Context: one part of a larger RNA
RNA sequence: GAACGAACGCUGGAGGCGUGGAUAAGACAUGCAAGUCGAACGCUGAUUUCAAGAUAGCAAUAACUAGAAGUCGGAGUGGCGCAAGGGUGCGUAACACGUGGGUAAUUUGCCGUGAAGUUCGGAAUAACUCGCUGAAAAGCAAGCUAAUGCCGGAUGUUAUUGCCGAUAAGCAUUUGUUGGCAAUAAAAGUCGGGGUCGCAAGACCUGAUGUUUCACGAUAAGCCCGCGGCCUAUCAGCUUGUUGGUGAGGUAACGGCUCACCAAGGCUAAGACGGGUAACUGGUCUGAGAGGACGACCAGUCACACUGGAACUGAGACACGGUCCAGGCACCUACGGGUGGCAGCAGUCGAGAAUUUUUCACAAUGGGCGAAAGCCUGAUGGAGCGACGCCGCGUGGGGGAUGAAUGGCUUCGGCCCGUAAACCCCUGUCAUUUGCGAACAAUUCUUCCCGGUGAACAGCUGGGAAGUUGAUAGUAGCAGAAGAGGAAGAGACGGCUAACUCUGUGCCAGCAGCCGCGGUAAUACAGAGGUCUCAAGCGUUGUUC
Numbered sequence: 001g002a003a004c005g006a007a008c009g010c011u012g013g014a015g016g017c018g019u020g021g022a023u024a025a026g027a028c029a030u031g032c033a034a035g036u037c038g039a040a041c042g043c044u045g046a047u048u049u050c051a052a053g054a055u056a057g058c059a060a061u062a063a064c065u066a067g068a069a070g071u072c073g074g075a076g077u078g079g080c081g082c083a084a085g086g087g088u089g090c091g092u093a094a095c096a097c098g099u100g101g102g103u104a105a106u107u108u109g110c111c112g113u114g115a116a117g118u119u120c121g122g123a124a125u126a127a128c129u130c131g132c133u134g135a136a137a138a139g140c141a142a143g144c145u146a147a148u149g150c151c152g153g154a155u156g157u158u159a160u161u162g163c164c165g166a167u168a169a170g171c172a173u174u175u176g177u178u179g180g181c182a183a184u185a186a187a188a189g190u191c192g193g194g195g196u197c198g199c200a201a202g203a204c205c206u207g208a209u210g211u212u213u214c215a216c217g218a219u220a221a222g223c224c225c226g227c228g229g230c231c232u233a234u235c236a237g238c239u240u241g242u243u244g245g246u247g248a249g250g251u252a253a254c255g256g257c258u259c260a261c262c263a264a265g266g267c268u269a270a271g272a273c274g275g276g277u278a279a280c281u282g283g284u285c286u287g288a289g290a291g292g293a294c295g296a297c298c299a300g301u302c303a304c305a306c307u308g309g310a311a312c313u314g315a316g317a318c319a320c321g322g323u324c325c326a327g328g329c330a331c332c333u334a335c336g337g338g339u340g341g342c343a344g345c346a347g348u349c350g351a352g353a354a355u356u357u358u359u360c361a362c363a364a365u366g367g368g369c370g371a372a373a374g375c376c377u378g379a380u381g382g383a384g385c386g387a388c389g390c391c392g393c394g395u396g397g398g399g400g401a402u403g404a405a406u407g408g409c410u411u412c413g414g415c416c417c418g419u420a421a422a423c424c425c426c427u428g429u430c431a432u433u434u435g436c437g438a439a440c441a442a443u444u445c446u447u448c449c450c451g452g453u454g455a456a457c458a459g460c461u462g463g464g465a466a467g468u469u470g471a472u473a474g475u476a477g478c479a480g481a482a483g484a485g486g487a488a489g490a491g492a493c494g495g496c497u498a499a500c501u502c503u504g505u506g507c508c509a510g511c512a513g514c515c516g517c518g519g520u521a522a523u524a525c526a527g528a529g530g531u532c533u534c535a536a537g538c539g540u541u542g543u544u545c
Stems, first nucleotide, its partner, number of pairs: 001545004006541005013393001015391004019386002026349003030346003035080003040077002043074008052065002055062002087304003097228007106220001111217008119153004128143002131140003158185012189209006196203002230276003237267003242264008279301004283294004306327005329340004357383001359382003365379001366377004396426004407416003430486001432481005445467009489534005494515003500529005510517002
């Protein structure tokens, strides 16, 4: 000099864009952060309409019963999602990361292709009803019922396994391709419309969607290897599933991954093993560079979710807002027993030099579910707070000498503050105030029109037109009004280093980054006037180069 996720002191007008728990991976009150689907399913509450029955009433009508069609809810079965998104950096010196290769091997859904299908039956169970136990959390027994839930059979394009054959590679075990045979293995419906048959239930036609098996891509993930990046020798030897083989098990898959047996290997001064520290990278800071230091924000990867361990479900987890066990902590308790996990967003306490609102909205982008409308989304988009940083803007401009007054200095003549002020003439950024007032909106949906499908002027579907949707926000911006009015400080002035005098003090009080100042004329202490440098900041401290 430059830099910072900074802190502290003094000061502080307005805006834009960023950024903000670095310490206790300490403990957490409260609210929210993952739901959704009735076009898979049965039940149930409320309500609207329809037509029917019987009761009361002269009638209007009232309430009741079972039914049909709709709307809004409730819990439950079932499906998909909850493995994403969001947080943190404890652990980890490791194939964790970076980079370049490899393959023995998995991949739900979406997207792009292709092949073949979706047949016949059955038994349960939740909800519900009823009973019991319990303070609660919850649990137990009996009975009823549905499904795209579960089970059995059929079919088998095909897949897997086995056997047989052909062919290619190979010394060979074997491997690849291909053909045949055998065994095993599937499925589910729902919704819209049509009009023919039928007493009806329904069948039939048509469209959409879902579902089953398989193949190829795509995407995602697993595994293996070469190379690369910290300190320490005041750590020199380390290792027994250890190193390799055979066989078996296990895995989606290779492999001591695990096991039995066999052999005795394997690593190491190019630093093994041990100890310390640490998430890694793109990058960031500095520097002319070479290097050095760092890894906040943003992006990629990894690890973790109170601590330790374990598996279940699933395409995917050994799962932050799932389960089980143990531990510690906290809470409830009728003392028998239960409940909880903010390193999600806000917020609280604590420790600390130190780090924000218990805010708005799903309008946009993205995600989950759904045919869709839509619902959910502390992701995200916004606003709020903090000069924490960067950037630009303003605090006025021109004229104005008898060089006013105060103040300071003085050689007492005067000099400085100083065109500075007053005074005159202007301007109107920002703030204030009045009015107008956005972009971000494309979709979806509704109506209409034109194509496709189709027997069809239904329905569905592609395109077009019109209407509809904004948290930010009455914000940005634009126009007008008024008036210089509301807006400057901090540090320094002995040398390094730009900037000097007076008074006070008298080795005292004090200053200080280094050299050093202060013991009666201190440009170095304290105050004042003046000056210098930066400026909504200026200094100090810390850290890095």
This is a predicted structure of a 545-nucleotide part of an RNA (small-subunit ribosomal RNA, 5' domain) from a metagenome. The RNAcentral record of the full RNA draws on SILVA.